This record gives sequence, structure tokens and C1' cells, in this order.
RNA sequence: GGCCUGAUGGUGAAGGGGUAACACGUCGAUCUGCAAAAUCGAUAUGCGCGGGUUCGAGUCCCGCUCAGGCCU
Repeated sequence: GGCCUGAUGGUGAAGGGGUAACACGUCGAUCUGCAAAAUCGAUAUGCGCGGGUUCGAGUCCCGCUCAGGCCU
């Protein structure tokens, strides 16, 4: 230098055009003598950055950054 893969809440991790699952965590309640466990409910500055396409983009296109890999 060329090519491929990836970047999504506090953490792990799905979703591949129609307002982002799930698990863990956190908070609250129930329960308990107090806790733990369990059950119920809630919570979260989440789609790496900048453009484009589209009625609509996490998803498609272009550029860039970062991480990993392959080739030379």
C1' cells in the first nucleotide's frame, strides 16, 4: 500500500429499510427479625465520526477514525 471483518446502554450481545431484543448490572417494592435468594416493577446520554440515498437508515452507498486479520 491492497483486501476482509468489526465498532450498538454501565457490561456482554441480537437486530441487515418501518421508532433497538435478551442476559447481567443498577434502583424500587414484596418477602425476611436483618440479610441473601426468589418474585414483581422500573431504569439506562446506546447504534464510532462526517456526508449521501430514501417518505423513513443501527441496517444501503461514499469518505474518515479506531481495533483485529490476510496479502505484498

This is a predicted structure of a 72-nucleotide RNA (transfer RNA) from Candidatus Kaiserbacteria bacterium CG10_big_fil_rev_8_21_14_0_10_51_14. Its mean pLDDT, the model's own confidence on a scale to 100, is 83. Its Rfam family is "tRNA". From the family's description: Transfer RNA (tRNA) molecules are approximately 80 nucleotides in length. The sequence is in RNAcentral, with records from ENA.